[in-house]
Context: one part of a larger RNA
RNA sequence: GAUUGAACGCUGGCGGUAUGCUUAACACAUGCAAGUCGAACGGUAACAGCGGAAGCUUGCUUCCGGCUGACGAGUGGCGGACGGGUGAGUAACGCGUAGGAAUCUGCCUGGUAGUGGGGGACAACCUGGGGAAACCCAGGCUAAUACCGCAUACGCCCUUCGGGGGAAAGUGGGGGACCUUCGGGCCUCACGCUAUCAGAUGAGCCUGCGUUGGAUUAGCUAGUUGGUAAGGUAACGGCUUACCAAGGCGACGAUCCAUAGCUGUUCUGAGAGGAAGAUCAGCCACACUGGGACUGAGACACGGCCCAGACUCCUACGGGAGGCAGCAGUGGGGAAUAUUGGACAAUGGGGGCAACCCUGAUCCAGCAAUACCGCGUGUGUGAAGAAGGCCUGCGGGUUGUAAAGCACUUUCAAUUGGGAAGAAAAGGUUUGGGUUAAUAACCCAGAUUCUUGACGAUACCUUUAGAAGAAGCACCGGCUAACUCCGUGCCAGCAGCCGCGGUAAUACGGAGGGUGCAAGCGUUAAUC
Numbered sequence: 001g002a003u004u005g006a007a008c009g010c011u012g013g014c015g016g017u018a019u020g021c022u023u024a025a026c027a028c029a030u031g032c033a034a035g036u037c038g039a040a041c042g043g044u045a046a047c048a049g050c051g052g053a054a055g056c057u058u059g060c061u062u063c064c065g066g067c068u069g070a071c072g073a074g075u076g077g078c079g080g081a082c083g084g085g086u087g088a089g090u091a092a093c094g095c096g097u098a099g100g101a102a103u104c105u106g107c108c109u110g111g112u113a114g115u116g117g118g119g120g121a122c123a124a125c126c127u128g129g130g131g132a133a134a135c136c137c138a139g140g141c142u143a144a145u146a147c148c149g150c151a152u153a154c155g156c157c158c159u160u161c162g163g164g165g166g167a168a169a170g171u172g173g174g175g176g177a178c179c180u181u182c183g184g185g186c187c188u189c190a191c192g193c194u195a196u197c198a199g200a201u202g203a204g205c206c207u208g209c210g211u212u213g214g215a216u217u218a219g220c221u222a223g224u225u226g227g228u229a230a231g232g233u234a235a236c237g238g239c240u241u242a243c244c245a246a247g248g249c250g251a252c253g254a255u256c257c258a259u260a261g262c263u264g265u266u267c268u269g270a271g272a273g274g275a276a277g278a279u280c281a282g283c284c285a286c287a288c289u290g291g292g293a294c295u296g297a298g299a300c301a302c303g304g305c306c307c308a309g310a311c312u313c314c315u316a317c318g319g320g321a322g323g324c325a326g327c328a329g330u331g332g333g334g335a336a337u338a339u340u341g342g343a344c345a346a347u348g349g350g351g352g353c354a355a356c357c358c359u360g361a362u363c364c365a366g367c368a369a370u371a372c373c374g375c376g377u378g379u380g381u382g383a384a385g386a387a388g389g390c391c392u393g394c395g396g397g398u399u400g401u402a403a404a405g406c407a408c409u410u411u412c413a414a415u416u417g418g419g420a421a422g423a424a425a426a427g428g429u430u431u432g433g434g435u436u437a438a439u440a441a442c443c444c445a446g447a448u449u450c451u452u453g454a455c456g457a458u459a460c461c462u463u464u465a466g467a468a469g470a471a472g473c474a475c476c477g478g479c480u481a482a483c484u485c486c487g488u489g490c491c492a493g494c495a496g497c498c499g500c501g502g503u504a505a506u507a508c509g510g511a512g513g514g515u516g517c518a519a520g521c522g523u524u525a526a527u528c
Base pairs, nucleotide, nucleotide: 001528002527003526004525006524007523008522009521010520013375014374015373016372017371018370019368020367021333026331027330028329030328031327032326035078036077037076040075041074043071044070047069048068049067050065051064052063053062054061055060056059085286086285087284094211095210096209097208098207099206100205103203104202108199109198110197111196112195113194114193115192116150118148119147125140126139127138128137129136130135156165157164158163170191171190172189173188174187175186178185179184212258213257214256219249220248221247224246225245226244227243228242229241230240231239261283262282263281264280265276266275267274268273288309289308290307291306292305311322312321313320314319339365341364342363343362347361348359349358350357351356378408379407380406381405388399389398390397391396412469414464417461418460422455427449428448429447430446431445432444433443434442472517473516474515475514476513477498478497479496483512484511485510486509487508493500494499
């Protein structure tokens, strides 16, 4: 000199853009953060509509009916493995980079072949019972895209090449004939379902090289190193087991100890290098502590389960409940770090045919000069060089064109009115095309119409008024730009280094003046 996720002191007008627990991976009150689908299913607890019945205060109340819109709880599907947080652990194929072969991959894309015919249950519900509660038990009924056989098998899997094995589910919209038990069948379209091939995406695995300090850590290792066989895995492999051999690593630093998430990057520097790893992005690890598996395409799963432990809470003492390193917020720790805010309008995600629902992701707003950038606090004129202050050699000098006065301007803030863009979709009407038996329906493209904004009192433009509301901080002995007076008297104090202060202190304290930066200025800490 540059820099910072900074803090402290004094001061503080506006805007934009960023950033904001670096400490206790300490403990957490409260609310919210993952749901959705009735176009899978049996149904109807609540609400609304409709229909019926009864009562009467004749326009209300009660009851009944899943008939309709819808829908609590339940079965079922998909999603809760993403998104969000944190950096404790980890010196490791964890990360970075370059390669590799023995693998899996829901949803998505393209292709091929199918989607036939049956069965038995279990919730919900009803009945009974236990418990303070959490919840649980028994009996009975029932549906499905839940579950299980049978049939079929291009391709698929196994094979001793003879053969053997294995699948599925329907739902909704529309409809001219025909059939009908009046439910529908049938046709068609859409969404599904099954098998398999390929792709894409994602993930698992292996290897070369690189990746902090310590030798006041020199030897380490028994599934250890290799082989055979078997098991296991999606997959290779001591991954596991049995047997056999005795190997494997190490001064090119094994082992041990300490420290640490890694990278893109960031800061500094002319560079080489040094330091750091906040925000943003990629990867990894973790989710009260330790262990375990289940489900699933994917987890050994932050807001799932089981066991153990510590802690907190409830209890009828028998037993139960919980996990903010999600967003806010509280206590604690600390020099120190924000609101228990708004909205799903946009972007994205989950579910759904869709409408839509959910989304503390996200977009916004609030707080903080925490940082960077921009703007303002007036402009011109004005010598009687006013008054006052300070100094003085008492003549004057300086503050100083500074003020006042005169003439202007009105950024920003205040006030008045107007006012974009962020909005494209979806929906309605309609035209053309595709599909089809079809001028239904559905899909695609176009036209038109109707709406949808948290921010928001938005940005921006404009009206009105008036210099009106807006300057401080540090320093002035040398380094280092900037000097005098008074007070003090080795005292009080200053100080980054040299050093100042013991009666004329440009070095302490105050004043006047000056210098440097400026909504900041200094100090402290840290890095180069």
RNAcentral holds the full RNA, with entries from SILVA. The part of an RNA shown here (small-subunit ribosomal RNA, 5' domain) has 528 nucleotides and comes from a metagenome. Rfam family: Bacterial small subunit ribosomal RNA.